[in-house]
């Protein structure tokens, strides 16, 4: 330099046009003599950034940034 893939909650990941979820962590309460376990509830998101298409974009298109892999 060329090509491919990835970027979503604190962490690991799903979701591939119709208003974003799981596990885990955290907080509160219950249970217990206490801790752990267990149960219930709750918080957490500019979906990397910008622009475009669309009635509607995390999702499609373009550019940029970063990471990984391959080729040279």
């Nucleotide at each position: 330099g060329c090509g491919a893939g990835g970027u979503u909650a604190g962490c690991u990941c799903a979701g591939g046009g119709g208003u974003a979820g799981a596990g885990u962590u955290c907080u509160u309460g219950g249970u217990c003599g206490a801790c752990a376990u267990c149960c219930a509830a709750g918080c957490u998101g500019u979906c990397a950034u910008a622009g475009g298409u669309u009635c509607a974009a995390a999702u499609c298109c373009u550019a940029u940034a970063c990471c990984u892999c391959g080729c040279a």